[in-house]
Molecule: c-di-GMP-I-GGC riboswitch aptamer
Organism: Planctomycetia bacterium
RNA sequence: CCUCGAAAUGGCAAAACCGUCGCGAGGCGGUGACGCAAAGCCAUGGGCCUCUCGCCAGGUCGCCAGGCUGCCGAAG
Numbered sequence: 001c002c003u004c005g006a007a008a009u010g011g012c013a014a015a016a017c018c019g020u021c022g023c024g025a026g027g028c029g030g031u032g033a034c035g036c037a038a039a040g041c042c043a044u045g046g047g048c049c050u051c052u053c054g055c056c057a058g059g060u061c062g063c064c065a066g067g068c069u070g071c072c073g074a075a076g
Base pairs, nucleotide, nucleotide: 002076003075004073005072011036012035016031017030018029019028020027021026034062040068041067042066044065045064046063047060048059049058050057051054
């Protein structure tokens, strides 16, 4: 360094509930942990979802792929 994910430190936070924004999918904050080694970031391709149906609108990166970045280091 690559593969990989044993250990430890630390991190993130699904559902549900509350508040708030949005027509909505859903976003944000709080409580809360189902999970996550990129569950960090990017809507580029596909998928799914929403609406006032535009293929010149939106949402989702915790659906998959791709791109960029990154902690630790048992084992090979």